Small-subunit ribosomal RNA from Parcubacteria group bacterium GW2011_GWA2_42_35, 1552 nucleotides, folded computationally. The RNAcentral record of the sequence draws on ENA and SILVA. It matches the Rfam family "Bacterial small subunit ribosomal RNA". Taxonomically the source falls in Bacteria candidate phyla (Bacteria). RNAcentral records the identical sequence in 2 taxa.
[in-house]
């Protein structure tokens, strides 16, 4: 100084787990649209693929020698001019010639080319950090010492010759040096030696002087420093163990080559070693760093630009030169590729700067300067420098700056939205006024530059002063001065996440999408406009890292159920470890020194107008080295201790293991006896046994499993697991003493060992039960659940296999933190004779609990608290516990153990439902008990279907079908044919002609009518002369109107249905992390959530009940049209009454139930109505109304008028009714008695007519007056006599009546005639519980007529309920759930088609990295020979010299010819140092053969997987899922699965 957001998405809803995703920041970036300027950075990340052209290393003449030019010196010839007669002098010219300056151009020689540049290919390594070492080197630089003599041979250029197409190369002859040789010197300072002693060097050049000499810049040795290098160690940082063992120059040494050094670096002996679980070898990936990014950090990611190191230079090898090279613009040698070629043979290497192809989303100028920096050369000038300084592309990044500023309407015009009223765009524009930064033009104009040099001065290797000359960039930057708002906005979003929302179009279509998700006619989510929101010369999108992700967690997670304890024990490295004393000090702590380049970053500050950028100075950080201390913790070491642990001594429990032996019960078999038809088994049955005697029973005999009672929530054992009784061997525990060891502990990767059931090998055994099998049943089927047979197995011995829900789903060991109750096994107290009891401790086994924990369930001293340790194992779900490799196994199979590909979750726990072939309690005409009925018949009516031009639409289990429709001949009408109208049939509103009151009637002409088309009557407001209005028709025209056309899934209003069931819900307040809960349970009780009690609840709301209405009794009152009057009855309207109130009896508890009784018209709600809570089915209606939107409608309407048809159809089916099938009946006659209603285009009476329907009447009534109106069953008499009838009325003929324009299709009803089916209805089903059923009849709405429906209404009037098992509804608690759209639920597998990924596979193709062989370039190294050249000795020879001379001293011999010596040369021969060239070795690259590994790719086919609106078989799971379900194992089976053993509860029930 700094310092940490979270959000969506699993669900009906919660809380947790967990995963996917999204907001942030980053880039050497692409892409998509769009682009004004400026500064500073930045750009080939792919193919280290290939490259045209140009540059990208030179320099030095102060190291050399030539050759050219150029000026000048010097000499001699020659020509020319001039003067001179000439000789000669003097000029000039061109070529020469001496010396000298300057220039160029190869050449020797020196430096330098090893720097700088540029790439990351190799590399997992001392490559790289970093902190140390030292057997080393070093050219140029600096210091110091010293020294610098002498002699000599060649050689390039250059000349001449020759070869080659060229590149080039050879022979011959000249010559220089700071080139090269050789020789002297060469220091107790080099180098070898212990030392004596022996050995190594050198160069001149330039100025200045007349010279000596001086400067100076080089040479030469040493020696020391600097800057660089070599080389060695320690420590740091990738993945893989589905690489586990490597390794022979390997590990060490001796000796030796070898290097600048040390060293197996190398050779040869010798000896057998190293290295690895702290991961060796191997596979894969990678240049490391300093530092980016991102992050609170802690980490995790990355290594581009600069900076440091490494390493590469077409690929692969090798060496030379040098101080440095195994050399980027150097050689050789092979290979590949390219170019040139006269075909012989050459050339080449951009991963340097620029450009070019290529491959690619994708990465710039063949620019300009050495002015500055910096390097190289050279003494300097200077030269060279694609280093570098700068310009160019590219919004590629980062930062600035503009695109204008004020003012301007209750607000223009466009557009957009409206609720039509208005709102937005929006002070935005227009317009006015200001200003000029950037643009453009134009004038000014810095710094970046001082040095080298020159010239003075001084302490002249350096400094000081003074002068001069140098700019690519550059028309620079900045300044100013004219113009003029002039040159400059655009992407993205707009449903949540997440700022910003309307209208249209589209219609699960086209399309969105990050993620949940939108889109199937009202899309804020698609596509357009408008508006808004967000950045801005940019915005967005992909990609890729951070980071959100405490989602690998050290900081900082977890492991009963969510994913995750190892099946259990032992125990090996490791890891942790009791108390004490002393010593030490690698761990840790403290301080100093040193290091952690430089830049980045931080801080403070200054430069560029800010900023980015940039300078500067500070300060920190980690990590290392080295010193110095310190001594609590740790660790080493030594010592003590006894509490941890073990030992010991007594006791003591116990289905602890083996191994043998006996014992009953019960099976089952064989004999025997008794006995007689059935047994057995099931829901029921059947198959099976049984008259050749079963079953049953008795007796006797044999087998082979397992052990009832004891037995318990008990007990032992690491688990697994363990049960008659007795021996026998044997392993662990407790307790009790506190006697002994003295930390001996503890955990425990690898290893070992056990290790249920199945299943395997071999061999025995074999009752039982019982996988496959085989029958019987059952089903649709039944490869199952039942049955009846029945083999392997079941048992034992041996060896195997090693899995389990091997579970407390809960590793092991210590240590601490309330209790309480049982209960098993020791101790001790007290007590007994003694035992029991009791009390109190130690170790077990359990229940309920404090604190605590925990999502929650739930743990809770047997912890899932609180700590410590060590192991083990989890990180989304599916694929998979599978493939592949490996290891084990006789198989089965086991243990290790992934990935493509998919998904937006999968999960745990807990709520609330709804469900259950769970449970419990309750109700209800639900069943039961009963009367009647429906279903069978004909007929009415609705309905489906079928028909048809049409059969208009709705309505479709219960909750649609005599529903809408409480009245389809026409209308109604919505449908069909056909005819017709278009501002229309009805409505407002305007405009403009014509007429004219408006209106009304009437007549003709075609038609079917509507319609057309024509004619008359008739009359007049206002003002009136006209015009004009008002009003009305028609005509034309303008908004419009109309629509029973869509959408009841956009709606309102209405209604159905649960259900007149008892129910549902809030306020507060308590409980819970939360959905929630409580309250509303519970316990009596009710017809009820009625009502008491209890209660963390206390109240309250919508229902319940009462309040209304009808009735039943009474009163008072009014009384009209009621009665003959009055009473009464009757109407009415107020009132009273009933409330378990009262009394006894019994539950009982104050609520109330239940018997009985008084009283009363009525008794426990008197009876019936109306009144239907929260909601539920997108329930129904858009055709009753109403209404959103969409649709039709300018000439062929979905509108509106009209005439006929449908709606009435008919092989069928189905609901509802009617009337029957007969004598409790029909049929005649005769009588009796209601209620409620309706009636002015109605009800219609006496009275006549007609058989009747009906007719005529016309009286009375606007109705308690009068009509409809006859009630009918009944009840009195008769007749039928059980018959398809005197029963039943269907259909059909005929004859009428009423209605109404109009009965044909399509109306009732009368008469007379017909006289069908039907004898009481199959499975199946429906009403009713008392004035009810049932059976009888009367009215009414609609309506012109039409009623078997429908609402009413009275007459007569029953039967029965024992009870709640059972159906069906329904309610309350409760439980199990993998449902919640809620069991019409969810859901599993095969099969079938479609897509993909990945493994498997006969093969086939193809890298990679060794490995054996074989071939072997160049090359270095060793041998051999051969040539050169030099040098030496020797010999021949040749020339020269000459008897005394050589340079000098000594000596011989000969003799003047030789000769020998001398000197020179030439050959020969040896020997030696160089040199070349040939041959051969060893090493060797590349190539070849080979048998192997490892990775990829392809692969006929064969297997599973995954994913895919509506496909097939079935029903396996989820409820007790219909046979509880699941592990693991074997068999079987189309599939799910089914059986068998044995395990587990992660099973409901119901018992205890």
């Nucleotide at each position: 100084a700094u310092u940490g957001a979270g959000a969506g998405u699993u669900u009906g809803a919660u809380c947790c787990u967990g995963g996917c995703u999204c907001a942030g920041g980053a880039u050497g970036a692409a892409c998509g649209c769009u682009g004004g300027c400026g500064g500073c950075g930045u750009g080939g990340a792919u193919a280290a693929g290939g490259c045209a052209u140009g540059c990208a290393a030179g320099u030095c003449g102060u190291a050399c020698g030539c050759c050219c030019c150029g000026c000048u010196u010097u000499c001699a010839a020659u020509u020319u001019g001039u003067a001179g007669c000439a000789a000669u002098a003097c000029a000039a010219a061109a070529g020469g010639u001496u010396g000298g300056c300057g220039g160029g151009g190869a050449g020797u020689g020196g430096c330098a080319a090893a720097c700088g540049g540029g790439g990351u290919a190799g590399u997992a390594a001392c490559a790289c950090g970093u902190a140390g070492g030292u057997a080393c080197c070093a050219a140029c630089c600096u210091c110091c010492a010293a020294g610098a003599u002498g002699a000599g041979a060649a050689u390039a250029a250059u000349c001449c010759c020759g070869c080659g197409a060229a590149a080039g190369c050879g022979g011959g002859a000249c010559u220089a040096a700071u080139a090269c040789u050789c020789a002297a010197u060469g220091g107790u300072u080099c180098c070898c030696g212990u030392a004596a002693g022996g050995g190594u060097a050198a160069a001149g050049g330039u100025u200045c002087g007349c010279a000596a000499g001086a400067a100076u810049c080089g040479c030469u040795u040493g020696g020391a420093g600097a800057c660089g290098g070599g080389c060695c160690u320690g420590c740091g940082g990738g993945c893989u163990a589905u690489c586990a063992g490597c390794u022979u120059g390997u590990u060490g040494g001796c000796a030796g080559g070898g290097u600048a050094a040390c060293g197996g670096c190398c050779u040869a002996c010798c000896a057998a070693g190293g290295c690895a679980a702290c991961g060796a070898c191997g596979g894969c990936u990678a240049g490391g760093g300093g530092a980016g990014a991102u992050g609170a950090g802690a980490g995790u990611c990355u290594g581009u630009u600069c900076c440091c190191c490494a390493c590469c230079a077409c690929u692969g090898g090798a060496a030379c030169u040098g101080c440095g090279a195994c050399a980027c613009g150097g050689u050789c040698c092979a290979g590949a590729c390219a170019c040139c070629u006269a075909c012989g043979g050459g050339u080449g290497g951009c991963u340097g700067c620029a450009g070019u192809c290529g491959a690619g989303a994708a990465u710039c100028u063949u620019c300009g300067a050495c002015a500055a920096u910096g390097c190289g050369c050279g003494a300097a000038a200077g030269c060279g420098u694609g280093a570098u300084c700068g310009a160019g592309c590219g919004a590629c990044g980062c930062c600035g700056c503009g695109u204008g500023c004020a003012g301007g309407a209750a607000g223009a015009a466009g557009u957009c939205c409206u609720u039509c009223g208005g709102g937005a765009u929006g002070u935005a524009a227009a317009c006015u006024g200001c200003u000029u930064u950037u643009a453009u033009a134009g004038a000014g104009g810095a710094g970046a530059a001082a040095a080298u040099c020159c010239c003075g001065c001084u302490u002249u290797u350096a400094g000081c002063g003074g002068g001069a000359c140098u700019g690519a960039u550059g028309u620079u930057a900045c300044u100013c001065u004219a113009u003029g708002a002039a040159u400059a906005a655009g992407g993205g979003g707009u449903u949540g996440c997440u700022a910003a929302a309307c209208u249209c179009g589209u219609g699960c279509c086209a399309g969105c999408a990050g993620c949940c998700g939108c889109g199937g006619u009202a899309a804020u989510a698609c596509g357009a406009g408008u508006g808004c929101c967000c950045c801005a010369a940019g915005c967005g999108u992909u990609a890729u890292c951070c980071g959100g992700a405490u989602u690998u967690a050290u900081u900082g997670g977890g492991c009963g159920u969510a994913a995750a304890g190892g099946g259990u024990c032992c125990g090996u490295a490791g890891g942790g470890g009791g108390u004490u004393u002393u010593g030490u000090u690698a761990g840790c702590c403290u301080c100093g020194c040193u290091u952690u380049a430089a830049a980045g970053g931080u801080c403070u500050g200054c430069g560029c107008u800010u900023a980015a950028c940039g300078c500067a100075g500070a300060a920190a950080a980690u990590g290392g080295g080295c010193g110095a201390g310190g001594a609590a913790c740790g660790g080493c070491a030594a010592g003590a201790c006894u509490g941890g642990a073990g030992g010991a001594u007594g006791c003591g429990a116990g289905a602890g293991g083996c191994c043998g032996a006996c014992g009953g019960a019960a099976c089952u078999c064989u004999g025997g006896g008794u006995g007689u038809a059935g047994g057995g088994g099931u829901g029921a049955a059947a198959u099976c046994c049984g008259u050749u005697g079963a079953u049953a029973u008795c007796c006797a005999g044999g087998g082979g499993a397992a052990c009832a009672c004891c037995a318990a929530a008990g007990g032992c054992g690491a688990a697994g697991g363990c049960a008659g009784u007795c021996g026998g061997c044997u392993g662990g525990c407790g307790c009790a003493u506190u006697c002994c060891u003295g930390a001996c502990c503890c955990u425990g990767a690898a290893g070992g060992a056990c290790g249920a059931a199945a299943g395997c090998g071999u061999g025995g055994g074999c009752a039982u039960a019982a996988a496959a099998a085989a029958g019987g049943a059952u089903u649709a089927g039944a490869u199952a659940c039942c049955c009846u047979u029945g083999u392997a197995u079941u048992c034992c011995a041996c060896g195997c296999c090693c899995u389990a829900a091997a579970c407390g789903a809960u590793g092991c060991u210590c240590u601490c933190u309330a209790g309480u109750c049982u209960u098993u096994c020791g101790a001790a107290g007290u007590g007994u004779c003694g035992a029991c009891c009791c009390u109190u401790u130690g170790a077990g086994a359990g229940g309920c609990g404090a604190a605590g924990c925990u999502a929650a369930c739930g743990c809770g001293u047997u912890a899932a608290g609180a700590g410590a340790g060590c192991c083990g194992c989890c990180u989304g779900g599916g694929a998979a516990g599978u493939a592949c490799g490996g290891c084990c196994g006789c198989a089965a199979g086991g243990c290790u153990a992934a990935a493509a590909c998919u998904c937006a979750a999968a999960g745990g726990a807990a709520u609330a439902g709804a469900c259950g072939g769970g449970g419990a309690c309750u109700u209800g005409c639900a069943c039961a008990a009963g009367c009647g009925g429906u279903g069978g018949a004909g007929c009415g009516u609705g309905u489906g279907g079928u028909u048809u031009a049409a059969u208009u639409c709705g309505a479709c289990g219960c909750u649609a079908a005599g529903c809408g429709a409480a009245a389809a001949a026409c209308c109604u009408c919505a449908c069909c044919a056909g005819g017709g109208c278009u501002u229309g049939a009805a409505a407002u509103u305007c405009c403009g002609g014509c007429g004219g009151a408006a209106a009304u009637c009437c007549c003709g002409c075609a038609g079917a009518a509507a319609c057309g088309c024509g004619g008359g009557a008739c009359u007049u407001c206002u003002c009136a002369c006209a015009a004009g209005g008002a009003c009305c028709g028609c005509c034309g025209g303008u908004a419009c109107a109309g629509g029973u056309g869509c959408u009841g899934c956009a709606u309102g209003g209405c209604u159905g249905u649960c259900g007149u069931c008892a129910g549902u819900u809030c306020g507060u307040g308590g409980c819970g992390u939360g959905a929630g809960u409580u309250g509303u349970u519970c316990c009596c009780u009710u017809a009820a959530g009625u009502g008491g009690g209890c209660u963390a609840a206390c109240g309250a709301a919508c229902g319940c009940a009462a309040c209304c209405c009808u009735u039943g009794u009474u009163g008072u009152c009014u009384g009209u049209u009621a009665u003959a009057u009055g009473u009464g009855u009757c109407a009415g309207a107020c009132a009273a009454g009933a409330c378990u109130g009262c009394c006894c009896c019994g539950c009982u508890a104050c609520a109330g139930c239940g018997g009985g009784g008084a009283g009363g018209a009525a008794g426990g709600c008197g009876a019936g109505g109306a009144u239907g809570a929260c909601g539920c089915c997108a329930a129904g209606u858009c055709a009753g109304c109403a209404u959103g939107g969409c649709c039709c409608u300018u000439u062929g309407a979905u509108g509106c008028c009209c005439u006929g048809g449908g709606c009435u159809a008919c092989a069928c089916a189905c609901g509802c009714g009617c009337u029957a099938c007969a004598a409790u009946g029909g049929c005649c006659g005769g009588u009796a008695c209601a209620g409620a209603g309706g009636g002015a285009u109605g009800c219609c009476a006496a009275g006549c007519c007609g058989c009747g329907a009906g007719g005529c009447g016309g009286a009375g009534c606007c109705a308690a007056c009068c009509c409809c109106a006859a009630a009918a069953a009944g009840c009195c008499g008769g007749c039928c006599c059980u018959a398809g009838u005197u029963c039943g009325g269907a259909u059909u003929g005929g004859a009428g009546u009423c209605u109404g324009a109009a009965a044909c299709u399509c109306g009732a009803c009368u008469c007379c005639a017909u006289g069908a089916a039907g004898c009481c209805g199959g499975a199946a089903u429906c009403g009713c519980u008392a004035g009810u059923a049932a059976u009888c009849g009367c009215g009414g709405a609609u309506c012109a007529g039409c009623a078997c429906g429908c609402c009413g209404c009275g007459g007569u009037g029953a039967a029965u309920a024992c009870g709640u098992u059972c159906u069906c509804a329904a309610g309350u608690c409760u439980u199990g759930u993998a449902c919640u759209c809620a069991c019409c639920g969810c859901c599993c597998g095969u099969c079938a088609c479609g897509u993909c990924a990945a493994g498997g596979a006969a093969g086939c193709c193809g890298g990679g990295a060794g490995c054996g062989c074989c071939c072997g370039a160049a090359a270095u190294c060793c041998c051999c020979g051969c040539c050169c050249c030099c040098u030496a000795u020797g010999c021949u020879u040749u020339a020269u010299g000459c008897u005394a001379a050589a340079a000098u001293c000594a000596a011989u011999u000969u003799a003047a010819c030789a000769a020998a010596u001398a000197u020179a040369g030439a050959g020969c021969u040896u020997a030696g140092a160089g040199g070349g060239c040939g041959g051969g070795g060893c090493u060797g690259a590349a190539g070849g053969c080979g048998a192997g590994u490892u990775c990829g790719g392809u692969g006929a086919c064969a297997g599973g997987g995954a994913c895919g609106a509506a496909g097939u078989c079935g029903u396996a799971a989820c409820a007790a899922g219909g046979c509880a379900c699941g592990g693991c194992u074997a068999g079987c089976g189309g599939a799910a699965g089914c059986u068998g053993g044995u395990c587990g509860u992660g099973g409901a029930u119901c018992a205890u």